[in-house]
Predicted 3D model of a 95-nucleotide RNA (Glycine riboswitch aptamer) from Sphingosinicella sp. CPCC 101087.
Of the family's consensus pairs, 90% are formed in the model.
RNA sequence: AUGGGCCAGCGGGAGAGCGCGGCCGGACCGAGAGGCCCGUGCCGCCGCCGAAGGAGCAACCGCCCCGGAAUCUCUCAGGCAGAAGGACCGCCGGC
Numbered sequence: 001a002u003g004g005g006c007c008a009g010c011g012g013g014a015g016a017g018c019g020c021g022g023c024c025g026g027a028c029c030g031a032g033a034g035g036c037c038c039g040u041g042c043c044g045c046c047g048c049c050g051a052a053g054g055a056g057c058a059a060c061c062g063c064c065c066c067g068g069a070a071u072c073u074c075u076c077a078g079g080c081a082g083a084a085g086g087a088c089c090g091c092c093g094g095c
Base pairs, nucleotide, nucleotide: 005095006094007093009091010090011089012088017046019045020044021043022042023041024039025038026037028035029034047080048079049078053076054074055073056072060068061067062066
């Protein structure tokens, strides 16, 4: 100097219902019953996504008994306005 691995910072970064119902709390209207809207909240239901994580298979690889292995597959987890997160990529620094 170059390549590889790990970590940090900055930038980019997709997909899918701002779904429905109930409870709780609040604003407004109403004599009242109730109506109507909101949510930093909780519970349930259906639909859906896939790029945190997880799991499975495989081309392939290995020290070949067996094991490793994806952006594929599955959706347990996570997510479906915004925010956050986000595989992966770029820049830059450290080991």

The coordinates come from a structure-prediction model, not an experiment, and the mean pLDDT is 81.